The prediction has a mean pLDDT of 77. Predicted 3D model of a 369-nucleotide RNA (Bacterial RNase P class A) from Fundidesulfovibrio agrisoli. The organism belongs to Fundidesulfovibrio, within Bacteria. It matches the Rfam family "Bacterial RNase P class A". Its Rfam clan is "RNaseP clan". Gene Ontology terms of the family: ribonuclease P activity, tRNA processing and dimeric ribonuclease P complex. By type it is a ribozyme.
RNA sequence: GGAGCCGGACAGGCGGUCGCCGCGGGGGAACCCGGGGAGGAAAGUCCGGACUCCGCAGGGCAGAGCGCUGGGUAACGCCCAGGGGGAGCGAUCCCCGGAGAGCGCCACAGAAAGCAGACCGCCUUGCGGCCUCGGCCGCAGGGUAAGGGUGAAACGGUGGUGUAAGAGACCACCAGUUGCCGCGGCGACGCGGCAAGCUAGGCAUACCCCGUUCGGAGCAAGACCAAAUAGAGAAGCGUUUGAGGCUGGCCCGGCCGAAGCUUCCGGGUAGGUUGCUUGAGGCGGCGGGUAACCGUCGCCCUAGAGGAAUGAUCGCACCGGGGCCUUCUGGCUCCGGCCACAAAAUCCGGCUUACGGCCGGCUCCCCUC
Numbered sequence: 001g002g003a004g005c006c007g008g009a010c011a012g013g014c015g016g017u018c019g020c021c022g023c024g025g026g027g028g029a030a031c032c033c034g035g036g037g038a039g040g041a042a043a044g045u046c047c048g049g050a051c052u053c054c055g056c057a058g059g060g061c062a063g064a065g066c067g068c069u070g071g072g073u074a075a076c077g078c079c080c081a082g083g084g085g086g087a088g089c090g091a092u093c094c095c096c097g098g099a100g101a102g103c104g105c106c107a108c109a110g111a112a113a114g115c116a117g118a119c120c121g122c123c124u125u126g127c128g129g130c131c132u133c134g135g136c137c138g139c140a141g142g143g144u145a146a147g148g149g150u151g152a153a154a155c156g157g158u159g160g161u162g163u164a165a166g167a168g169a170c171c172a173c174c175a176g177u178u179g180c181c182g183c184g185g186c187g188a189c190g191c192g193g194c195a196a197g198c199u200a201g202g203c204a205u206a207c208c209c210c211g212u213u214c215g216g217a218g219c220a221a222g223a224c225c226a227a228a229u230a231g232a233g234a235a236g237c238g239u240u241u242g243a244g245g246c247u248g249g250c251c252c253g254g255c256c257g258a259a260g261c262u263u264c265c266g267g268g269u270a271g272g273u274u275g276c277u278u279g280a281g282g283c284g285g286c287g288g289g290u291a292a293c294c295g296u297c298g299c300c301c302u303a304g305a306g307g308a309a310u311g312a313u314c315g316c317a318c319c320g321g322g323g324c325c326u327u328c329u330g331g332c333u334c335c336g337g338c339c340a341c342a343a344a345a346u347c348c349g350g351c352u353u354a355c356g357g358c359c360g361g362c363u364c365c366c367c368u369c
Stems, first nucleotide, its partner, number of pairs: 001365008010356001013316006020037002023034004039341001043352002046350005051218004063214005068082005083096005097209002102207001104203003119148002121144010156174006175199001177196008222274004233264005244256004281300008318337008
């Protein structure tokens, strides 16, 4: 200098002006004063909980999620530590029950893809032909998984014995599997020994099996107040001795009115109030723990609107570049930058995705001293 891996913190500061949304105070009102006002992901709504309502004796079937071990947590499919396997030169990253129960699939290529298979090759039998009598060729059949070829994958590897040629057919060593024993570890598992048998393909993100967990809906939950309206009920007044309505400030009067009217109860729509933000909360110190995390002490209060406010602009400082001056350190001036992704909607814990520059640690390669 280049390429990469992992982690951390930030998302601009100060001030002025004009606006926006809540809160408190003042005012008759207009309005004034004070104070507060998004994120690391507020996002996707993918998991887990709190909270609320409905349901629920107990058990089973079905269905869905999850799946190495130990720990953390309110809980999790999350996190930490470890185990095994895989990828990478490496930092580092990825994966995780069972394929020795059943059932199914394995593209293309290839003769054959699963209690395998004879295309080439190798060996051999019969018949025919040729011959330089050693053999060779053709046809029909048999043996053979050593060699070639196809494939992601072809039923252990190397060497030997053996055979017509071959083959775990047999032997030695190695690898792997299973069982038993010993040692280490809480455990997953690791190391070692002995024995067996002769070798066992992959896929469960295919059905399935085993283990384990699971009632449903969600703040548009739910609670309260309550115009309107349907309907049930009660009381009062009234049906020609006329309630009530219109006219009207009121009374009289006039007109309408052959029947309902008023009040209460009930009901719950629009609307309003609440739930509502102090919480598994944040920061710091100390202690425990490898860590995730936990305990304790101190300090802090930090949006709460219900279709949605948090914006715009100017200056200073800051950063980069150019010019001038200079006491060599700064000053003056001009231009540019001050971003990206993205907007709370009951609240928390995660995961995933989007995105800008900064810092730290580590790995590999090249060059120079």